Predicted 3D model of a 520-nucleotide part of an RNA (small-subunit ribosomal RNA, 5' domain) from Owenweeksia sp. TMED14.
Context: one part of a larger RNA
RNA sequence: GGAUAAACGCUAGCGGCAGGCCUUACACAUGCAAGUCGAGGGGUAGAAUGUCUUCGGAUAUUUGAGACCGGCGCACGGGUGCGUAACACGUAUGCAACCUGCCUUUUACUGGGGAAUAGCCCGAAGAAAUUCGGAUUAAUGCCCCAUAUGCUCGCACAAUCGCAUGAUUGAGCGAGGAAAGCUCCGGCGGUAAAAGAUGGGCAUGCGUCCUAUUAGCUUGUUGGUGAGGUAAUGGCUCACCAAGGCUACGAUAGGUAGGGGACCUGAGAGGGUGAACCCCCACACUGGUACUGAGACACGGACCAGACUCCUACGGGAGGCAGCAGUGAGGAAUAUUGGGCAAUGGAGGAAACUCUGACCCAGCCAUGCCGCGUGCAGGAAGACGGCCCUCUGGGUUGUAAACUGCUUUUAUAUGGGAAUAAACCCUUCCACGUGUGGAAGGCUGAAGGUACCAUAAGAAUAAGGAUCGGCUAACUCCGUGCCAGCAGCCGCGGUAAUACGGAGGAUCCAAGCGUUAUCC
Numbered sequence: 001g002g003a004u005a006a007a008c009g010c011u012a013g014c015g016g017c018a019g020g021c022c023u024u025a026c027a028c029a030u031g032c033a034a035g036u037c038g039a040g041g042g043g044u045a046g047a048a049u050g051u052c053u054u055c056g057g058a059u060a061u062u063u064g065a066g067a068c069c070g071g072c073g074c075a076c077g078g079g080u081g082c083g084u085a086a087c088a089c090g091u092a093u094g095c096a097a098c099c100u101g102c103c104u105u106u107u108a109c110u111g112g113g114g115a116a117u118a119g120c121c122c123g124a125a126g127a128a129a130u131u132c133g134g135a136u137u138a139a140u141g142c143c144c145c146a147u148a149u150g151c152u153c154g155c156a157c158a159a160u161c162g163c164a165u166g167a168u169u170g171a172g173c174g175a176g177g178a179a180a181g182c183u184c185c186g187g188c189g190g191u192a193a194a195a196g197a198u199g200g201g202c203a204u205g206c207g208u209c210c211u212a213u214u215a216g217c218u219u220g221u222u223g224g225u226g227a228g229g230u231a232a233u234g235g236c237u238c239a240c241c242a243a244g245g246c247u248a249c250g251a252u253a254g255g256u257a258g259g260g261g262a263c264c265u266g267a268g269a270g271g272g273u274g275a276a277c278c279c280c281c282a283c284a285c286u287g288g289u290a291c292u293g294a295g296a297c298a299c300g301g302a303c304c305a306g307a308c309u310c311c312u313a314c315g316g317g318a319g320g321c322a323g324c325a326g327u328g329a330g331g332a333a334u335a336u337u338g339g340g341c342a343a344u345g346g347a348g349g350a351a352a353c354u355c356u357g358a359c360c361c362a363g364c365c366a367u368g369c370c371g372c373g374u375g376c377a378g379g380a381a382g383a384c385g386g387c388c389c390u391c392u393g394g395g396u397u398g399u400a401a402a403c404u405g406c407u408u409u410u411a412u413a414u415g416g417g418a419a420u421a422a423a424c425c426c427u428u429c430c431a432c433g434u435g436u437g438g439a440a441g442g443c444u445g446a447a448g449g450u451a452c453c454a455u456a457a458g459a460a461u462a463a464g465g466a467u468c469g470g471c472u473a474a475c476u477c478c479g480u481g482c483c484a485g486c487a488g489c490c491g492c493g494g495u496a497a498u499a500c501g502g503a504g505g506a507u508c509c510a511a512g513c514g515u516u517a518u519c520c
Stems, first nucleotide, its partner, number of pairs: 001520004006516005013372006019365002021330001026328003030325003035072003040069002046063007079283003089207007098200002103196008111145004121134005151176005157170005181188002209255003216246003221243008258280004262273004285306005308319004336362001338361003344358001345356004375406004385397005412456005420447001425442007464509005469490003475504005485492002
């Protein structure tokens, strides 16, 4: 000199953009943060209409929440950086060793039957959480049979190719395995297979902090055979066999730490860091475990154990903010218990739509960067006052003020007032591959009466901080007298202090200025 997620002190007018718990991965009150589908199902409370009515209701049809069964989603999005020195990450490859819901393309199919079970109803237990029993019922839930290949497995061939193990293709035989219907009649689904796309899993080369005052480490350890297991290779696991494997080119151990793109600095090489944004990884009170599923060993799922908190009728239960706000604690220090789904994106749905603390906005904070303003021009009796002086006076403050003329950004008041949003959807029309595309019209704005524009009046509403011995831009007076104090370094102060404190003046920055901390 540059920089920062900064803090503290003094000060403070506005706007735009960005940023805002770095500390206790400490504990959390309350609300919200993941639902959706009636075009899968039985339908219930309720409602409407009709009939009857002893006026209590009953019955038929239609409609129909919530709940329940079922499907998809809940593995995303959002948070944090605990752990991890590791194939965690980065980079480049490989899988002839793999998987992939929804999506796209193509082919083929969607037959028959059965048993239950929630819900509803009835009963019981319990303080509650909730649970149990009886009868009865549906489905795109479950099961059986059929059919079925370009599917899977087994057997034995052939051809081609190769990268060692082998790979691909073709036909042959045997065995096995499917499906779901709904409909507003347009379709939407379901099943099997192949290919694609996307996303993932695994493996390999190279790169990846400190300590040698850590020198030896290892027995599932290194390899083989076989089996199990997995989507898949593999000591991943197991039985047996062999005795290997790593290491001063630093094994093992300990410490520290999420990694990268990047960011700061620097001419570069380097050094430092890993906030914000993007990618990957890991975690979700602590430890462990599996289930479901295309995908989890699952933040707002389940089970077990532990610590903690809460309810309790003492028998037993409920819970997990490192989601958004917010509270306490810690700390030098870090914000609203806000608005809206209008846009973008996501889930479900045929769609309308619903949900979405993702997101878009607003609030607070000078935390940073950028921009603007606090007037402009004239004005010398160079006024008053202050300060200084070699003191009839001079200098400086200083065009500074007053005064005169003018302007009005911002602020204030009053009016007007957007873009961001054209789609989905509805109506009409056209093309034509007949279910898609196109055209016209209509609907939709949280921010927000915001940005912006116009008018009104008026300099009106708006400047501070540090420094002035040298480094280093900027000097005098008074007070003090090694005292009080200053100080980044050198150093200053003991009676003339440009260094302390005050004043006048000056210098540098400026809605900031200084100080501290940290990095180059």
Taxonomically the source falls in Owenweeksia (Bacteria, Pseudomonadati, Bacteroidota, Owenweeksiaceae). It was read from a public genome assembly. The coordinates come from a structure-prediction model, not an experiment, and the mean pLDDT is 86.